[in-house]
């Protein structure tokens, strides 16, 4: 520095339950493991997901499909990528 995940020594925790937070996407605790050599960490690129705003249309003026537009949130176990890592055997 790449590359493995046989062995040791762990480690993380998916749906799905309960409890709390949030409109929501999802987020924290507890329970369970689907599976993970980074499923450690970081929303910068991409991509998916979520609520509201405007604008415009309709229009019973209360509402509000489809689209436009400037922003807000979420995902890291979606993909890339920045950092950092235990073990092992090679350079």
């Nucleotide at each position: 520095c790449a590359c493995g995940a046989a062995a040791a020594g762990g480690g993380c925790a998916a749906a799905c339950c309960c409890g709390c937070c949030g409109c929501a996407a999802g987020g924290c605790g507890g329970g369970g493991a689907c599976g993970c050599a980074a499923a450690g960490u970081c929303a910068c690129g991409g991509a998916c997901c979520c609520a509201g705003g405007u604008c415009g249309g309709g229009u019973u003026c209360a509402c509000u499909a489809u689209g436009a537009c400037a922003g807000g949130g979420g995902u890291g176990g979606c993909c890339g990528g920045g950092c950092u890592g235990c073990c092992g055997g090679g350079g």
Predicted 3D model of a 91-nucleotide RNA (c-di-GMP-I-GGC riboswitch aptamer) from an uncultured Actinomycetes bacterium. Model confidence (mean pLDDT): 84 of 100. It was read from a public genome assembly, where an Rfam model found it.